Notes: Predicted 3D model of an 847-nucleotide part of an RNA (large-subunit ribosomal RNA, domain II) from Chaetothyriales sp. CBS 134920. Its Rfam family is "Eukaryotic large subunit ribosomal RNA". Its Rfam clan is "LSU clan". A reference for the family is Cannone et al. (2002), "The comparative RNA web (CRW) site: an online database of comparative sequence and structure information for ribosomal, intron, and other RNAs", BMC Bioinformatics. The family has 88 seed sequences and 107,465 matches in Rfam 15.1.
Context: one part of a larger RNA
RNA sequence: GAACACGCUUUGGUGAGGAUAUUGGUGUAAUGGUUGUCAGUGACCUAUCUUGAAACAUGGACCAAGGAGUCUAACAUCUAUGUGAGUGUUUGGGUGUCAAACCUAUACGCGAAAUGAAAGUGAAUGGAGGUAGGAAGCCCUUAGGCUGUACUAUUGACUGAUCCUGAUAUUUAUGGAUGGAUUUAAGUAAGAGUAUAGCUGUUGGGACCCGAAAGAUGGUGAACUAUGCCUGAAUAGGGUGAAGCCAGAGGAAACUCUGGUGGAGGCUUGCAGUGGUUCUGAUGUGUAAAUUGAUUAUCAAAUUUGGGUAUAGGGGCGAAAGACUAAUUGAAUCAUCUGGUAGCUGGUUCCUGCUGAAGUUUCCCUCAGGAUAGUAGUAAUGUUUUCAGUUUUAUGAGGUAAAGUGAAUGAUUAGAGGCCUUGGGGUUAAAACAACCUUAACCUAUUCUCAAACUUUAAAUAUGUAAGAAGCCCUUGUUACUUAAUUGAAUGUGGGUAUUUGAAUGUAUUGUUACUAGUGGGCCAUUUUUGGUAAGCAGAACUGGUGAUGUGGGAUAAACUGAACGAGAGGUUAAGGUGCUGGAGUGCACGCUUAUCAGACACCACAAAAGGUGUCAAUGUAUCUAGAUAGCUAGAUAGUGGCCAUGGAAGUUAGAAUCCACUUAGGAGUGUGUAACAACUCACUGGCUGAAUGUAUUAGCCCUGAAAAUGGAUGGUACUUAAGUGUGUCACCUAUACCUCUCUGUAGCUGUUUACUGGAAGUGGCUAUGAGUAGGUAGGUGUAGAGGUGUAUAACAAAGCCUUGGGGGUGACCCUGGGUUAAACUAUCUCUAGUAUAGAUCUUGGU
Numbered sequence: 001g002a003a004c005a006c007g008c009u010u011u012g013g014u015g016a017g018g019a020u021a022u023u024g025g026u027g028u029a030a031u032g033g034u035u036g037u038c039a040g041u042g043a044c045c046u047a048u049c050u051u052g053a054a055a056c057a058u059g060g061a062c063c064a065a066g067g068a069g070u071c072u073a074a075c076a077u078c079u080a081u082g083u084g085a086g087u088g089u090u091u092g093g094g095u096g097u098c099a100a101a102c103c104u105a106u107a108c109g110c111g112a113a114a115u116g117a118a119a120g121u122g123a124a125u126g127g128a129g130g131u132a133g134g135a136a137g138c139c140c141u142u143a144g145g146c147u148g149u150a151c152u153a154u155u156g157a158c159u160g161a162u163c164c165u166g167a168u169a170u171u172u173a174u175g176g177a178u179g180g181a182u183u184u185a186a187g188u189a190a191g192a193g194u195a196u197a198g199c200u201g202u203u204g205g206g207a208c209c210c211g212a213a214a215g216a217u218g219g220u221g222a223a224c225u226a227u228g229c230c231u232g233a234a235u236a237g238g239g240u241g242a243a244g245c246c247a248g249a250g251g252a253a254a255c256u257c258u259g260g261u262g263g264a265g266g267c268u269u270g271c272a273g274u275g276g277u278u279c280u281g282a283u284g285u286g287u288a289a290a291u292u293g294a295u296u297a298u299c300a301a302a303u304u305u306g307g308g309u310a311u312a313g314g315g316g317c318g319a320a321a322g323a324c325u326a327a328u329u330g331a332a333u334c335a336u337c338u339g340g341u342a343g344c345u346g347g348u349u350c351c352u353g354c355u356g357a358a359g360u361u362u363c364c365c366u367c368a369g370g371a372u373a374g375u376a377g378u379a380a381u382g383u384u385u386u387c388a389g390u391u392u393u394a395u396g397a398g399g400u401a402a403a404g405u406g407a408a409u410g411a412u413u414a415g416a417g418g419c420c421u422u423g424g425g426g427u428u429a430a431a432a433c434a435a436c437c438u439u440a441a442c443c444u445a446u447u448c449u450c451a452a453a454c455u456u457u458a459a460a461u462a463u464g465u466a467a468g469a470a471g472c473c474c475u476u477g478u479u480a481c482u483u484a485a486u487u488g489a490a491u492g493u494g495g496g497u498a499u500u501u502g503a504a505u506g507u508a509u510u511g512u513u514a515c516u517a518g519u520g521g522g523c524c525a526u527u528u529u530u531g532g533u534a535a536g537c538a539g540a541a542c543u544g545g546u547g548a549u550g551u552g553g554g555a556u557a558a559a560c561u562g563a564a565c566g567a568g569a570g571g572u573u574a575a576g577g578u579g580c581u582g583g584a585g586u587g588c589a590c591g592c593u594u595a596u597c598a599g600a601c602a603c604c605a606c607a608a609a610a611g612g613u614g615u616c617a618a619u620g621u622a623u624c625u626a627g628a629u630a631g632c633u634a635g636a637u638a639g640u641g642g643c644c645a646u647g648g649a650a651g652u653u654a655g656a657a658u659c660c661a662c663u664u665a666g667g668a669g670u671g672u673g674u675a676a677c678a679a680c681u682c683a684c685u686g687g688c689u690g691a692a693u694g695u696a697u698u699a700g701c702c703c704u705g706a707a708a709a710u711g712g713a714u715g716g717u718a719c720u721u722a723a724g725u726g727u728g729u730c731a732c733c734u735a736u737a738c739c740u741c742u743c744u745g746u747a748g749c750u751g752u753u754u755a756c757u758g759g760a761a762g763u764g765g766c767u768a769u770g771a772g773u774a775g776g777u778a779g780g781u782g783u784a785g786a787g788g789u790g791u792a793u794a795a796c797a798a799a800g801c802c803u804u805g806g807g808g809g810u811g812a813c814c815c816u817g818g819g820u821u822a823a824a825c826u827a828u829c830u831c832u833a834g835u836a837u838a839g840a841u842c843u844u845g846g847u
Base pairs, nucleotide, nucleotide: 008013045060046059047058048057061847062846063845064844065843066842071205072204073203074202075201076200078198079197080196081195082194083193086110087109088108092104093103094102114121115120129155130154131153132152133151136147137146138145139144157188158187159185160184161183162181163180164179169174170173208347209346211344215337216336217335218334219333220332226311227310228309229308230307231306232305233304234303237269238268239267240265244261245260246259247258248257249256250255273298274297275296278294279293281292282291313329315325316324350780351779352778353777354776355775360373362371363370364369374519375518376516377515378514379513380512381511382510385508387506388505390504391503392467393466394465395464396463402457403455404454409451410450411449414446416444417443418442421441422440423439424438425437426436427435428434471497472496473495474494476492477491478490479489481488522546523545524544525543527541528540529539530538531537551562552561553560566743567742568741569740570739571738572737576733577732578731579717580716581715585730587729588728589727590726591725592724599719610704611703612702614701615700617698618697619696620695621694622693623692631688632687633686634685635684637661639659643655667682671680672679744770745769746768747767748766749765750764751763752762781836783833784832785831786830787829788828789827793824800820801819802818803817805816806815807814808813
């Protein structure tokens, strides 16, 4: 652990014992509350977009106050109320206790008639049709029968339109009776509307809040700066030394040379001034929203500068850099249109209960978005026999997997046989469709390997239909169809056939209608599968998950594994574990493994080919008491220095050949060696010893193969007859799973009514059940104001604020004590809304 047995009972339980609840007792710095410190266990930061957030993604220091689905118009469904073939008084009139209330005509709106583009025409013949189902009522003892609402299905009739037919008539080109049509309508068929209010939804409006880049209209600016013009002002000291001039010299002359003088120049050096090159210096919460130090450019001119004046925004001005136009310029500034628009970003405020998604279809100047269907909720209504992610039986459809290729199609290897036919090369030959050889095609029977776009064959899984009352049987009506025919076909009246009523199993439900939200980026796993070398890659199918979901296990973890969750207690398990960390075995039994890189549990966080005389197990084969293998020891001879080659070659450079003798055995020789010999050794044989031995291969574990950058991970520690690895077995641990009890919400069923009838959301009982993002819906909590009610509270202290006090509620929150303080305030029933904050680089203030 299993089976059996065990008190009373009988298929439920009960007893004993236990738990919870309730209740009683004892007890008070306490078995209570709160705060702090230390230690242990669990434990990542919220909001957001996202397939996925603890993220090295973004917002967020803290506090207070403010801060976001509103109002309006129209429409749609539903609900409530009034009235009803009508309805709506409130423009107007009357009356009045004179802004109220009351009475009310006509118009007008919607409705009561539709249809057609329109002219126009315009809804019962069966006294609002028939058939099937049908609530309810009536007859009725049951069975059954009758009338049959709403609604559903089907089929006729009527009205308009459309397409035909075309009568009586006539004023001769009109007229439109009648009969029709697989045509059509938002129609008729004994009305249902209308008005008001409300929830939800849609659309237009700023339209839930904040946010652009833009666009338009009209003004204001040239105090900065750009350029022109007018009128003023300013600019040391040196250098260089043009023209002109003077003197001298030379020359026939023209003219040239030399020395002075002179003082020209968008020349030079350099101060003031103006500029701003480099240190990429200082500064960089500055002196300064461009400054400062040194260095540096220019410095008589296209110079610098004051004042005045002119040019204005798609305009100016520009020695041109898209520069400048008041710290604004690839189009200034101010006001307005304007709360501009945004398929985009961010934010969007109390609680609980019930339910609960989608990332797919189709279309779109569609791919960051919409509409559409699907999916979801709420409400209503019908039903008791329906229904089904199931099986069975019967019967269909199919061309995937597999198989096949000596079956068709296509691909493809190899020989074999054949020679009719064809090509190439040859031999015999002068030549021959003569012979022969060969090669390639070809033919025949085989053989090897294949196919998503090949197939004779052909699954499994998946899939359609059926398994009856709307059925079956009998009878006989209709018909322009059909037949020779009351024959058939279609369709009716009447009658019969009910629980073995037509397979199984499961379920109590299930069908229909109205309105509407969110979603329309997905992702992962097993299996199947396409592209790709591959991918934590991209794209599909079925199913299940994650998203939207916590929890035990996998150390850690969206998706794996167990299992889905109301609160508390007890018991038992799952997956996974049981040396310690860590709750539970240093359990039991049998093997293997030693690693100077051991190993240690799915997803999963890697290793291969190839090797090993590491060890264990196995298979094949060979040897062996006729004595193997290994070890020690003895022999290892002769013909012969075989033949050939060579300078030489005697077993041992090379080549061919490889006999015979004697022996227990000994190669024309396995190596060492020599110039060549020699010498040693081996094969081979014997002796000693005395029992297993050699070889090839396979399978475990172990080892090699095996190198990376911070130090490092079977989770750690550690572990070696394991705490490794391969098996078996028992016990134990433990989840929000399962079982039991109590409480609780929800849903369903059911009991219960005071003198009578009806009757609840009250009050009992029973059964089942409780995860949840976006979203839907129900019921509550709080705030501000208004109207009723409460003879309510309040200076004998309202509200607010503080609070380690007490209590109630699942919760939002509420009641109450104490303190503070000083003037208003609350409950309940309704109504109204500028009604709830943690977030918006939110606004303002404070720290």